[in-house]
RNA sequence: UCGUACAGCCGGGGCGGUAGCGGUGCCCUGUACUUGCAAUCCGCUAUAGCAAGGGUUAUGUCUUUUUUGAGGGUUACACUUUCCGUGUAGUACCGUCAUAUCAAUGUUGAUGGUCGGGUCUUGCGCAAUAUGCGUUUGUGAACCUGGUCAGGUGAGGAAUCAAGCAGCCAUAAGCAAAGUCUGCAUAUGUGCCGCAAGAGUGCCCGGCCUGAGUUGUAUAUGGCGGCAAACGUACGGGAAGUCGGAUUCGAUUCAAAGACGUACGA
Repeated sequence: UCGUACAGCCGGGGCGGUAGCGGUGCCCUGUACUUGCAAUCCGCUAUAGCAAGGGUUAUGUCUUUUUUGAGGGUUACACUUUCCGUGUAGUACCGUCAUAUCAAUGUUGAUGGUCGGGUCUUGCGCAAUAUGCGUUUGUGAACCUGGUCAGGUGAGGAAUCAAGCAGCCAUAAGCAAAGUCUGCAUAUGUGCCGCAAGAGUGCCCGGCCUGAGUUGUAUAUGGCGGCAAACGUACGGGAAGUCGGAUUCGAUUCAAAGACGUACGA
């Protein structure tokens, strides 16, 4: 120097899980063998995956210190957001009162007072409407309605008389039509026409007295009261977030120093 075999190396880290270690799982970094096993787990024991196969052989591996700090965990420490509970009338909201502004109206009389009337309720009357009756017209009785009664019948010597069917006429009960010209009865949220009694300021009209305000479809300010605590606010609790803080683990990177095989063969 070369070859062979063994050692070493062929990613690392966080979370989670575990008595602990590693893996499968999720995440970060980024490229650093393959296959099988494995979350109700798989395998191991501080020498901490097991099993099988493969590659590499000092530009590598390991240790200590240092630099860098991807990313993750913990923390209610800070900030922001949000939710829940309890309280609280500061704001908003509601009501009321007052003042001012604005607008409208008012000496062609506001407001107020008084008198009268209407509207309201009840009763009576009247009218209207509806219905029915009456009324008008027509029809209408084989016989038990009427008048007239041919024929026929009866009485009589005759004249004549009597009863009386059909027909005709007129009607009763009934049926049908007309319909308010004239009457009666019943009924009513028809009318408010008349009279009377009552009710009450709610509205309208008129007369008289007084003599300047009245009203709000509004706005502003203030007082008082209310108000589901809607907004705010105090306390307490929960949740989420942060190139926040603290703490912790930490890949990768930088620098320095140190250490480094074993065995066999040629």